A computed fold for a 73-nucleotide RNA from Clostridiales bacterium DTU072, annotated as transfer RNA. Its mean pLDDT, the model's own confidence on a scale to 100, is 82. Its Rfam family is "tRNA". From the family's description: Transfer RNA (tRNA) molecules are approximately 80 nucleotides in length. It was read from a public genome assembly.

[in-house]
RNA sequence: GCUGAUAUAGCUCAAUUGGCAGAGCGCGGCAUUCGUAAUGCUGAGGUUGUGGGUUCAAGUCCCACUAUCAGCU
Repeated sequence: GCUGAUAUAGCUCAAUUGGCAGAGCGCGGCAUUCGUAAUGCUGAGGUUGUGGGUUCAAGUCCCACUAUCAGCU
């Protein structure tokens, strides 16, 4: 230098090939307990890496860029 993959909640990952952004763990509150842990109920938490484009509608499609990983030279 070229090619490919990945980027979504604090962490690990989903999201049916365009149609309401979710789960587990973690965190807050409540219940339970003499107390703690465990368990149950409930709640908060997101500019979907950045900037544009297409579309009535984009995490999803297109372009550029950034970061990480892998391969080729």